[in-house]
A computed fold for a 77-nucleotide RNA from Daejeonella sp., annotated as transfer RNA. Rfam family: tRNA. It is annotated as a transfer RNA. Rfam's curators write: Transfer RNA (tRNA) molecules are approximately 80 nucleotides in length. Model confidence (mean pLDDT): 82 of 100.
RNA sequence: GCACCUGUAGCUUAAUUGGAUAGAGCACCUGACUACGGAUCAGGAGGUUAGGGGUUCGACUCCCUUCAGGUGCACCA
Repeated sequence: GCACCUGUAGCUUAAUUGGAUAGAGCACCUGACUACGGAUCAGGAGGUUAGGGGUUCGACUCCCUUCAGGUGCACCA
C1' cells in the first nucleotide's frame, strides 16, 4: 500500500435480516434486611449505536467517507 473483519451504557453483550420508545448481566447509586459488612430483595440512574454524509415514510442494520483496533497478502532498494 491492497483486501477483509470489528466498533452499541464504566465492562461483557442482545436487538427476530429496515419498523415505531435500543434491552440484559456485572459494576454504580438509593432503600429494605443485618450489631456492622457481605450475600439477598426492591427501586433508580447511565447510550449523540466510533465521527461525518447519503438512500428511505422509517437506519444499530443498507451505501460512501474518515478515525481506532485486528487478520491476511504485497513491498522492504